[in-house]
Background
This is a predicted structure of a 1393-nucleotide RNA (small-subunit ribosomal RNA) from an uncultured bacterium. Its Rfam family is "Bacterial small subunit ribosomal RNA". Gene Ontology terms of the family: structural constituent of ribosome and ribosome. The prediction has a mean pLDDT of 85. The sequence is in RNAcentral, with records from ENA and Greengenes.

RNA sequence: AGAGUUUGAUCCUGGCUCAGGAUGAACUCUGGUGGCGUGCCUAACACAUGCAAGUCGAGCGAAGCGCUUAAGUCUGAUUCUUCGGAUGAAGGCUUUUGUGACUGAGCGGCGGACGGGUGAGUAACGCGUGGGCAACCUGCCUUACACAGGGGGAUAACAGUUAGAAAUGACUGCUAAUACCGCAUAAGACCACAGAGCUGCAUGGCUAAGUGGUAAAAACUCCGGUGGUGUAAGAUGGGCCCGCGUCUGAUUAGGUAGUUGGUGAGGUAACGGCUCACCAAGCCGACGAUCAGUAGCCGACCUGAGAGGGUGACCGGCCACAUUGGGACUGAGACACGGCCCAGACUCCUACGGGAGGCAGCAGUGGGGAAUAUUGCACAAUGGGGGAAACCCUGAUGCAGCGACGCCGCGUGGGCGAUGGAGCGCCUCGGCGCGUAAAGCCCUAUCAGCAGGGAAGAAGAUGACGGUACCUGACUAAGAAGCCCCGGCUAAAUACGUGCCAGCAGCCGCGGUAAUACGUAUGGGGCAAGCGUUAUCCGGAUUUACUGGGUGUAAAGGGGGCGCAGACGGCGCGGCAAGUCCGGAGUGAAAUCCCAGGGCCCAACCCUGGGGCUGCUCUGGAAACUGCCGGGCUGGAGUGCUGGAGGGGCAGGCGGAAUUCCUAGUGUAGCGGUGAAAUGCGUAGAUAUUAGGAGGAACACCAGUGGCGAAGGCGAUUCUCUGGGCCAAGACUGACGCUGAGGCGCGAAAGCGUGGGGAGCAAACAGGAUUAGAUACCCUGGUAGUCCACGCCGUAAACGAUGGAUACUAGGUGUUAGUAGUUUCGAUGCUACUAGUGCCGGAGUAAACACAAUAAGUAUCCCGCCUGGGGAGUACGGUCGCAAGACUGAAACUCAAAGGAAUUGACGGGGGCCCGCACAAGCGGUGGAGCAUGUGGUUUAAUUCGACGCAACGCGAAGAACCUUACCAAGACUUGACAUCCUCCUGACAAGAUAUGUAAUGUAUCUCUUUUCUUCGGAGACAGGAGAGACAGGUGGUGCAUGGUUGUCGUCAGCUCGUGUCGUGAGAUGUUGGGUUAAGUCCCGCAACGAGCGCAACCCUUAUUUCUAGUUGCCAGCUGUAAGAUGGGGACUCUAGAGAGACUGCCAGUGACAAACUGGAGGAAGGUGGGGAUGACGUCAAAUCAUCAUGCCCCUUAUGUCUUGGGCUACACACGUGCUACAAUGGUCAGAACAGAGGGAAGCGAAGCCGCGAGGUGGAGCAAAUCCCAGAAAACUGAUCUCAGUUCGGAUUGCAGGCUGCAACCCGCCUGCAUGAAGUCGGAAUCGCUAGUAAUCGCGGGUCAGCAUACCGCGGUGAAUACGUUCCCGGGCCUUGCACUCACCGCCCGUCA
Repeated sequence: AGAGUUUGAUCCUGGCUCAGGAUGAACUCUGGUGGCGUGCCUAACACAUGCAAGUCGAGCGAAGCGCUUAAGUCUGAUUCUUCGGAUGAAGGCUUUUGUGACUGAGCGGCGGACGGGUGAGUAACGCGUGGGCAACCUGCCUUACACAGGGGGAUAACAGUUAGAAAUGACUGCUAAUACCGCAUAAGACCACAGAGCUGCAUGGCUAAGUGGUAAAAACUCCGGUGGUGUAAGAUGGGCCCGCGUCUGAUUAGGUAGUUGGUGAGGUAACGGCUCACCAAGCCGACGAUCAGUAGCCGACCUGAGAGGGUGACCGGCCACAUUGGGACUGAGACACGGCCCAGACUCCUACGGGAGGCAGCAGUGGGGAAUAUUGCACAAUGGGGGAAACCCUGAUGCAGCGACGCCGCGUGGGCGAUGGAGCGCCUCGGCGCGUAAAGCCCUAUCAGCAGGGAAGAAGAUGACGGUACCUGACUAAGAAGCCCCGGCUAAAUACGUGCCAGCAGCCGCGGUAAUACGUAUGGGGCAAGCGUUAUCCGGAUUUACUGGGUGUAAAGGGGGCGCAGACGGCGCGGCAAGUCCGGAGUGAAAUCCCAGGGCCCAACCCUGGGGCUGCUCUGGAAACUGCCGGGCUGGAGUGCUGGAGGGGCAGGCGGAAUUCCUAGUGUAGCGGUGAAAUGCGUAGAUAUUAGGAGGAACACCAGUGGCGAAGGCGAUUCUCUGGGCCAAGACUGACGCUGAGGCGCGAAAGCGUGGGGAGCAAACAGGAUUAGAUACCCUGGUAGUCCACGCCGUAAACGAUGGAUACUAGGUGUUAGUAGUUUCGAUGCUACUAGUGCCGGAGUAAACACAAUAAGUAUCCCGCCUGGGGAGUACGGUCGCAAGACUGAAACUCAAAGGAAUUGACGGGGGCCCGCACAAGCGGUGGAGCAUGUGGUUUAAUUCGACGCAACGCGAAGAACCUUACCAAGACUUGACAUCCUCCUGACAAGAUAUGUAAUGUAUCUCUUUUCUUCGGAGACAGGAGAGACAGGUGGUGCAUGGUUGUCGUCAGCUCGUGUCGUGAGAUGUUGGGUUAAGUCCCGCAACGAGCGCAACCCUUAUUUCUAGUUGCCAGCUGUAAGAUGGGGACUCUAGAGAGACUGCCAGUGACAAACUGGAGGAAGGUGGGGAUGACGUCAAAUCAUCAUGCCCCUUAUGUCUUGGGCUACACACGUGCUACAAUGGUCAGAACAGAGGGAAGCGAAGCCGCGAGGUGGAGCAAAUCCCAGAAAACUGAUCUCAGUUCGGAUUGCAGGCUGCAACCCGCCUGCAUGAAGUCGGAAUCGCUAGUAAUCGCGGGUCAGCAUACCGCGGUGAAUACGUUCCCGGGCCUUGCACUCACCGCCCGUCA
């Protein structure tokens, strides 16, 4: 930093999509370890259980307990005993004294307003930032000063009685205080009164003095202190006010009655309509009030080059809330999360009367959800509350647990190790890849595991974390790699499977039998304890454009004007200092960010310092620019004077032509209308024509890219009133200007309302035509309407698809209006200026087209409008309207495009030019008949397969009885009919015969014959047999996987390239243009110059001739015949070699002095002499896998091979191509001429003989200019037939024969006799041919045993016509339009399914 995607290609516009970063994430697959962070985004849903706010006995009384003092009482151990008793320990109880590191209820104090949670509400002085309070408060803390004298009455606890299930009370009685209440005191404070001084921006504030008034205090003690009261000040924390900033919607435009202000009062810590009484009627709003929706705000976080955009988790500041709503109490502080009261909902208890509760504290539960953790440890540290303190409390906090949720670090081993194992994959089978990878050898131990030691964190003691971090030792390469992707974008490909199926896909798009895109495998690429996907945000997107966009045709200029607000604004001078600029100061919390350094091994993370925080405020200065104030100017603008143009507007009058109608006349059969007609009108007199009249509407010629107007628009003529613009002159005003959201006028046609009017025209409607239909186009009629008046509507492709204003920026040429100068006697001409209106054109601009002083150029100002296509200018809402409707104006959903300009082609029932048997002019056919042949269809066991418009259909097939043969039936073979290789056996193989048997292949026997070398062991070659597999084989599929070959456009004149030039580019130019040609053939011109493949020529043949040669050909003369048969000859014919000849070369004309054309001469031939071969770049996925070759797929005792028979020859039918005819230009019979080109040895086969004939016999000659096939036929001569289904025609059938062949039944050809069908020239339609051609006549050849009406050739006879290019078909060139490019057999719209 860009990329993909609209097209056949191009440029542009424009949307969609991707690559990046990020996250409190979730999901799929996978998962070794540590550190630091982080974890209900949803139901501010409901909550079981435990804990989260207590503490002080150094404030107080009572009680209990322990100890203790004393007394009383009970009991009675022990000792003594005279046994009577004495002594009296320990213990119990009662009372009492003292005491306590005891217990905990109560009174009292402080704290429960902090800490912790959440984001529901809130668009607000809530938050941020900067200020203000002379309008305020502040417990605990600090400092200073001054104090604490003396009294009083209660009350809880407690006891008793009592209500209740309980919660909780009620009554009576007792008692204390640092609880409560008077009194005294008053430095100071406060209040009231009336003055003084000083001072402030205002209200006001401060100071000292005077008089009167008011309110204090608490004790405890370990004797060290702690606490209390008042005042002043500080610190801290709060309260209130203000400037600025803070989302979306106008389809929310008006809101507001305590509302805005005043006076007075009340209330508050304090100002204030905060509240109240009275008075006034204000206040807010287009600079967006009100209303609606959404939302906690910020430091910051993410992204971005930045400007911006998005977010508001964690951490920090502020706010709000605590089940929902309301309320106050206490207090320094609350309208109070773990306080109170009331109400609501919910849950729980209940004896039904009544009560209890509030996890948005930490854990945890249910629920919701794609989704978010432990009912852990500790107060050791930091901090908080209470206490004098010890200490107590602290789910704040410190830690641990769970989760790859994120960031960061580490590991899963390292070295050596093969021309390279196995395995897997691919393969052209040679090999290649995984791959030094593994194995193997050597080494190491980070992490994890085991063992030992063991912290800092703590200031004297105290360590939850924790036997943790860390250190050491031994031990084993062991325990530790996955995920996504590989068609392009985007790094990375092969095989198989699948076959528009299954599936993929972010966009374009893949998949219909060879998928680098699906699935799997192998390989590769990327990242890595993660990887992908999904969601969301920014980026890319200059795709909302401040930086940094547009608006003629891509989306987009309002239909046009006037104009309020607003925005912008000419030239001097002076001042002010709001904007602006410079300096200084305050603030911009910390954390974050950047830089530097430091601490955890590093990093993440943390610490320290610096910078920054682009902002706000205060203050000193500057005065160019903007602004404001003052005072001037004339150039912008305007006013006045002069002149002149005009369909500018409004109202009234008036005119002629024409249409129609009415009346009258003339006049007679049609008129009218159309492509052609008909409806219609007309004998009741039309149309036509003449005269008169009526009525309405519009104004021919002039008339012009001419005029006027803001636009819409304005056209006979005249008159009234009236707007604007222009020229000239230079008097006056002195910036008065430009634009213009809203607003207000104007605004074609159609339409609406009321009333007139109505000739013509004419929606609707009717009829006639056209048509498949024709609710149309055409015709005949015809109503609204069109016209007028008044009032609505308010839209148009209202267009120059181009908003207005001002200035500047080469020219040329028209035209309208005016002026000046000049010329002229004048008309007029010329020069120049101004205002309008056109064309061309340069720079410049533009995607291009184009625009170009009338800009779409260069600039400034203002307004409107645009942001992908469709949905849709639709719906809803609102405003306007009588209605029609207009204006404003979405979304869901859907597509990956929609579009602009230009380019190449193709196409057009567009244009121009040209060609072709393309039409026309002709000749002969096809289509009708019979037959032949091919095809379709049908049939069949099979009727093998292919070819399907031209360009398949007498085509592959130059010849299916078997074979061919690929098809069918039946039977048989399985390494095979055919190729290569291996092992074994045999020695030949083969040939012939016999027997038997079959449909066929078989089986058995016999005869004959048998290779080379040799060291004689054997070996080789060859052949046969047997065997095993590799393999053979396939006319099986795919011609849409292919090669090769072929057809076709088309023997049409085209198709391209190099360099240059033009264009942003696709492309263009050249190749277009003027001529000419069969031709892109040639000439000329030209930003082109050249070149290539085609055209032409070179090649073959034919037409003339020369030379050479003369057998098998020829025979003029000589010789000689029946016969060129012979001698002879080379003259001729002919043969076959080499030459000549034709080139627009010559002449005339035309043309441009060209190319060339027309005519002519000469010539056998004349303008390519005729014919052939020769087929450019390409098109048709044209044909062929069955000629052949070939990839892939398929079959392998069969889809291969062999055999017999059948079939390809079927037959209601349809089509193509032919043959023969329908007859007299003919048929038949007889006579009797003239070719060319071919073929011949498994061949052609002569003469002769036989047969009516096919043919048989025969075998001469001939490997051919020698012999044979071989008789040419039409033509010609003569005869006959005489227009008939015939002496035409020959199908069909019968009989009898011939030939080929193993074999003519299915299924060959020929002959003779007999039979004698259809058919009398062919509908619509359609084919060939322009000269030795069509037509007609026969001959030959290939194929072939046999079998052409087919095919390929050959010659004989031998025409007609072409005016011409309008039309049909095909083609070429130029041009034009295009929404086509698969290219008109296109594209595409509607309806239905």